């Protein structure tokens, strides 16, 4: 200097005038005198996890349904994040993985090919006069053909035998573990596929801010219908006890709670206001611990709360000439979109000193 990998920042700027929303202040009063603040890194998708609110519920086990799936750590929690292991790709920095089980069972592997597993013999090779027998080393087909390469052996061959590699089981060492290394034994379950059914392990109430609470106003629930269920004992009564039924997928057991539960059809009123609504699993800087995610110490700050839905218009100057795009209860992630500009670390190539 060029090419590449990983991570981060920014998202036109400055000034003036007028305007919009919230809070606060002044004022007898205020649609306003002054002051302060006013869309994002994804606000998008609504995919995952929660906080919060309501529903007459909790524990244990089994079944169904759904989700996740190597090991360890983080977190309020997660299918998220961090660090490792294994496999694959790359010269490398690094990247990707729907990463438990194929020796429990079932299914599938098109076409081509002789044959895709209850394996088979097209060409070829050997024996033979022929018929035929043996063979799976060589060739062909295919993503994949009795594990691979070499040596011996054989009529010709073949784990047929041997050494090495692969695979399975066991032992030792290292590691918290996934796993790795070494050794021994075994000719060895044909191969692939579970993002096919399935098996194993773990997790899982429902609905959602249009949740819900309060105020005001107003009407017509004495509407109809089906199924199940309410009984007994004590007490003047209240109430208590027993039984029955019910209670967030279903069933069983235990406890607790409730006394009606579940469903269908039809009619009327309200559509207003306030709260929920922003001080938080909060932000910024910092101490200590940790490889890191993160935890922790101290200090400091308050950063939108609309509801026909707020941040716009004009002028002047500057240059990198401006992308994707607008909160609606909140937070932690993931995914998708993104013009231009800037920074740090690492890898490779070339040149110079």
């Nucleotide at each position: 200097u060029c090419a590449g990998g990983c991570a981060g920042c920014u998202g036109a700027g400055u000034g003036a005038u007028u305007g919009c929303u919230u809070u606060u202040u002044a004022u007898a009063a205020u649609u306003g005198u002054g002051a302060a603040a006013g869309a994002g890194g994804a606000a998008a998708g609504u995919c995952c996890g929660g906080g919060c609110u309501c529903c007459a519920u909790g524990g244990a086990a089994a079944u169904a349904c759904a989700g996740c799936g190597c090991c360890g750590g983080g977190u309020a929690a997660c299918u998220c994040c961090c660090g490792g292991c294994a496999g694959a790709g790359g010269u490398g920095a690094c990247u990707c993985u729907a990463g438990g089980g194929a020796a429990a069972g079932u299914g599938c592997c098109a076409c081509a090919g002789a044959a895709a597993a209850u394996a088979u013999a097209c060409c070829g090779c050997u024996u033979g006069a022929a018929a035929a027998a043996g063979u799976a080393a060589g060739g062909g087909u295919g993503a994949a053909a009795u594990g691979g390469c070499g040596u011996g052996g054989u009529a010709a061959g073949a784990g047929c035998a041997c050494a090495c590699c692969g695979c399975u089981u066991c032992u030792u060492u290292g590691g918290u573990a996934a796993c790795a290394a070494a050794g021994a034994a075994g000719g060895c379950a044909a191969g692939g596929u579970a993002a096919a059914c399935c098996c194993c392990g773990c997790u899982g109430g429902g609905a959602g801010c249009a949740a819900a609470a309060c105020c005001a106003a107003g009407u017509a629930g004495u509407g109809a219908u089906a199924a199940c269920a309410u009984g007994c004992u004590u007490u003047u009564a209240g109430a208590a006890g027993c039984a029955a039924c019910g209670u967030a997928a279903u069933u069983u057991c235990c406890a607790a709670c409730g006394u009606g539960u579940u469903g269908u059809c039809u009619g009327g009123g309200u559509a207003g206001g306030u709260u929920g609504c922003a001080a938080g699993a909060g932000g910024u800087g910092u101490u200590u611990g940790g490889u890191a995610a993160c935890a922790u110490u101290c200090a400091u700050c308050c950063u939108a709360g609309a509801u026909g839905g707020a941040u716009a218009a004009u002028c002047a100057c500057u240059c990198u000439c401006g992308a994707c795009a607008g909160a609606a209860c909140c937070c932690g992630g993931c995914u998708u979109a993104u013009a231009g500009g800037c920074u740090g670390c690492c890898u490779g190539a070339u040149c110079u000193u």
Bacterial RNase P class A from Alphaproteobacteria bacterium MarineAlpha9_Bin1, 353 nucleotides, folded computationally. Its Rfam family is "Bacterial RNase P class A". Rfam classes the family as a ribozyme. The sequence was found by an Rfam model in a public genome assembly. The organism belongs to Alphaproteobacteria, within Bacteria.